[in-house]
RNA sequence: GGGCACAUAGAUCAGCUCGGAAGAUCGCUGCCUUCGCAAGGCAGAGGCCGCGGGUUCAAAUCCCGCUGUGUCCA
Numbered sequence: 001g002g003g004c005a006c007a008u009a010g011a012u013c014a015g016c017u018c019g020g021a022a023g024a025u026c027g028c029u030g031c032c033u034u035c036g037c038a039a040g041g042c043a044g045a046g047g048c049c050g051c052g053g054g055u056u057c058a059a060a061u062c063c064c065g066c067u068g069u070g071u072c073c074a
Base pairs, nucleotide, nucleotide: 001073002072003071004070005069006068007067010026011025012024013023020057028044029043030042031041032040050066051065052064053063054062
């Protein structure tokens, strides 16, 4: 330098193919339960969906560029 894959909640990851309300588990906070802790139950907070642009009535999803990470080739 070139090819491919990946980037979504604090962590690990779905959702993308085929555009239409942003999710799961763990973690965190509060309450219940306990003498207390753990476990369990209920509720809640937490997201510029890597960045910029384009298409569209509508984009996490499609298109282009860029950045970062991994991997392969040279």
A computed fold for a 74-nucleotide RNA from a Methanobacteriota archaeon, annotated as transfer RNA.
It matches the Rfam family "tRNA". Rfam classes the family as a transfer RNA. Rfam describes the family as follows. Transfer RNA (tRNA) molecules are approximately 80 nucleotides in length.
Taxonomically the source falls in Methanobacteriota (Archaea, Methanobacteriati).
The coordinates come from a structure-prediction model, not an experiment, and the mean pLDDT is 84.